[in-house]
Context: one part of a larger RNA
RNA sequence: GAAUUAACGCUGGCAGAGUGCAUAACACAUGCAAGUCGAGCGAGGACUUCUGAGAUUACAUCAACUGAAGUCCUAGCGGCAGACGAGUGAGUAACACGUUGGCAACCUUCCCUUCAAUGGCGAAUAACUACCCGAAAGGGUAGCUAAUACGCCGUACUCUUCCCGAGAGGCAUCUCUUGGGAAGGAUAGGUCCGCAAGGAUCGUUGAAGGAGGAGCCUGCGGCCCAUCAGCUAGUUGGCGGUGUAACGGACCACCAAGGCUACGACGGGUACCCGGCCUGAAAGGGCGGACGGGCACGAUGGCACUGAGACACGGGCCAUACUCCUACGGGAGGCAGCAGUGGGGAAUUUUGGACAAUGGGGGCAACCCUGAUCCAGCAACUCUGCGUGAGGGACGAAGGUCUUCGGAUCGUAAACCUCUUUUACAUGGGACGAAAUCCCGCAAGGGUCUGACGGUACCAUGCGAAUAAGCCACGGCUAACUAUGUGCCAGCAGCCGCGGUAAGACAUAGGUGGCGAGCGUUAUUC
Numbered sequence: 001g002a003a004u005u006a007a008c009g010c011u012g013g014c015a016g017a018g019u020g021c022a023u024a025a026c027a028c029a030u031g032c033a034a035g036u037c038g039a040g041c042g043a044g045g046a047c048u049u050c051u052g053a054g055a056u057u058a059c060a061u062c063a064a065c066u067g068a069a070g071u072c073c074u075a076g077c078g079g080c081a082g083a084c085g086a087g088u089g090a091g092u093a094a095c096a097c098g099u100u101g102g103c104a105a106c107c108u109u110c111c112c113u114u115c116a117a118u119g120g121c122g123a124a125u126a127a128c129u130a131c132c133c134g135a136a137a138g139g140g141u142a143g144c145u146a147a148u149a150c151g152c153c154g155u156a157c158u159c160u161u162c163c164c165g166a167g168a169g170g171c172a173u174c175u176c177u178u179g180g181g182a183a184g185g186a187u188a189g190g191u192c193c194g195c196a197a198g199g200a201u202c203g204u205u206g207a208a209g210g211a212g213g214a215g216c217c218u219g220c221g222g223c224c225c226a227u228c229a230g231c232u233a234g235u236u237g238g239c240g241g242u243g244u245a246a247c248g249g250a251c252c253a254c255c256a257a258g259g260c261u262a263c264g265a266c267g268g269g270u271a272c273c274c275g276g277c278c279u280g281a282a283a284g285g286g287c288g289g290a291c292g293g294g295c296a297c298g299a300u301g302g303c304a305c306u307g308a309g310a311c312a313c314g315g316g317c318c319a320u321a322c323u324c325c326u327a328c329g330g331g332a333g334g335c336a337g338c339a340g341u342g343g344g345g346a347a348u349u350u351u352g353g354a355c356a357a358u359g360g361g362g363g364c365a366a367c368c369c370u371g372a373u374c375c376a377g378c379a380a381c382u383c384u385g386c387g388u389g390a391g392g393g394a395c396g397a398a399g400g401u402c403u404u405c406g407g408a409u410c411g412u413a414a415a416c417c418u419c420u421u422u423u424a425c426a427u428g429g430g431a432c433g434a435a436a437u438c439c440c441g442c443a444a445g446g447g448u449c450u451g452a453c454g455g456u457a458c459c460a461u462g463c464g465a466a467u468a469a470g471c472c473a474c475g476g477c478u479a480a481c482u483a484u485g486u487g488c489c490a491g492c493a494g495c496c497g498c499g500g501u502a503a504g505a506c507a508u509a510g511g512u513g514g515c516g517a518g519c520g521u522u523a524u525u526c
Stems, first nucleotide, its partner, number of pairs: 001526004006522005013386006019379002021344001026342003030339003035080003040077002043074008054062002087297003097221003101217003107213002111210008119153004128143006159184011189202005223269003230260003235257004240252003272294004276287004299320005322333004350376001352375003358372001359370004389419004399410004425462005433453001438447003470515005475496003481510005491498002
């Protein structure tokens, strides 16, 4: 000098863009953060219209344990989603990450393309009803019922397994193509149009491919300590198995005795890694906050279930610690989601608005959900921009300070004159971000709805210099000097050093210098 997720002191006008618990991965009150589908299913409820047993009847009207149609709602069964998104960096020195290759050792819901199929039958169960237990959380017994829930049969292909061949290729185990045989493996319907036949659409099943996503292996790379020198029994390899989507001591039985190490094994300490960021002319050094990618974790430790995918933050089980409820028998919980509270700390925000946009989940759709996101609020925390007026104005006013008492200086500074109105305030107008979805139409095209921010930005008019300057320093380094007070005192200080009676170094004042909505100090990095 530059930089910072900064803090502290004094001061503080506005706008835009960003950022905001670095400490206790400490504990958490409260609300919200993951639902959705009635076009899969039975059941129930509400409403509307029609019907009309019956009641009252002159008409009207009312109306059921009647029936029908329609609209809306949903506790349960079922499907998809909850493995994403959001948070944090505790652990981890590791194929965790970065980069390079490989899988002839692998999986893949949803999406896209192509081909084919969607036949027959069955047994249950929740909801519900009845009864019972429990303070609650919750549970039991009996009975009934549905499905795109579950099971069985049939059929099928470029599917799977096995057997018998042929050809091509490679990388040791092999791979690909092709012929024959045997065995095995599916499906679910809904909605709309139609009198029907049938059609449309959303699904379901099988096969092949794609895209995207995972898994595994691998060369190389990136911390400190040798005051850590030897480490290792599933250890190293083989054979056969188990297990997995898949290779593998991953695991198991048996056999052998190997394997690593000064090119630093093993041990200890520290640390998420990268794109990048800071600094520097570069080389290098430091850092990994925001944003993006990967990994790991979800009170602590362990475990599996479901599933295409988890060993699963707002799913489950067990153990531990803690907190809460209890009728003492037993139960409930996990903010490292968004806000917020206590605590710790030098220190870090609102218990805000909206799904309008972008994106995600569900749904044919309408739409619903979304503390992702978009916005607003708070904080000079950072960066950038703007302003606090401009021009003229000397008899150089008054006043302050200094003085050799002549004057000098603050100083064109002020007053005063002329002008401007950014900004502030007031009034009026007032957005872009929003065209998709949807509806009509064969199509071209047409039509309709929708804005949190926000009455914001912006525009116009009015008003009046009006609403807006501080902080640090002035001995040398280092730019800027005098007076008074103090008297080795009080104090200053980054280093050298100042202060003991004329202190340019302390304190105050005037002046000056520097930067300026900031200025200094402290801490840290280069």
Description: Small-subunit ribosomal RNA, 5' domain from an Elusimicrobiota bacterium, 526 nucleotides, folded computationally. The coordinates come from a structure-prediction model, not an experiment, and the mean pLDDT is 86.